Model confidence (mean pLDDT): 82 of 100. Transfer RNA from a Candidatus Nanoarchaeia archaeon, 73 nucleotides, folded computationally.
RNA sequence: GGGCCUGUGGUCUAGUGGCUAUGACGUCUCCUUGACGUGGAGGAGGUCCCCGGUUCAAUUCCGGGCAGGCCCA
Numbered sequence: 001g002g003g004c005c006u007g008u009g010g011u012c013u014a015g016u017g018g019c020u021a022u023g024a025c026g027u028c029u030c031c032u033u034g035a036c037g038u039g040g041a042g043g044a045g046g047u048c049c050c051c052g053g054u055u056c057a058a059u060u061c062c063g064g065g066c067a068g069g070c071c072c073a
Stems, first nucleotide, its partner, number of pairs: 001072007010025003018056001027043005049065005
């Protein structure tokens, strides 16, 4: 330098055009315990990597960047 893939709460992840973006772990509060853990109930936490385009409508489709991974040279 070229090709392909990926980017979504702190971490991992579902969703692949349409109603307030899903779940697990973690975290916080309460209950339970002598205490810790387990268990139960509830809460907070997201510019869906960035900029533009298409569309009535974009996390999703298209283009260009940026970052990471794999391969070729």
Overview: NCBI's taxonomy places the organism under Archaea, Nanobdellati, Nanobdellota, Candidatus Nanoarchaeia. Rfam family: tRNA. Rfam classes the family as a transfer RNA.